[in-house]
């Protein structure tokens, strides 16, 4: 210094649920709560998943036709408490 992690000691975070607010949504902030957490710190690059008002493109179905409807999920977003990754970080038995 790498690894590793204890029924250790400081310390810290905080699932479900409730209230308050944002947001079409998924989801996020505060507040209270505590399931759990050794990176449950931090970043959406890859994978998953989960959402899609509105635009714009394909399909598909209605309609003479403006266009509407549904699906998909290129696209535009959410998730770091799903996993890979990349930074950083507190303690020190075996």
């Nucleotide at each position: 210094a790498a690894g590793c992690g204890a029924u250790a000691a400081a310390g810290g975070c905080a699932a479900a649920c409730c209230c308050c607010g944002a947001g079409a949504g998924a989801u996020c902030g505060g507040g209270g709560g505590g399931c759990g957490c050794a990176a449950a710190g931090u970043a959406a690059a890859g994978g998953g998943u989960c959402u899609u008002c509105a635009u714009a493109a394909u399909c598909a179905c209605a309609u003479g036709g403006a266009u509407g409807u549904a699906g998909c999920a290129u696209a535009a977003g959410a998730u770091a408490g799903c996993c890979u990754u990349a930074c950083u970080g507190c303690c020190g038995a075996a």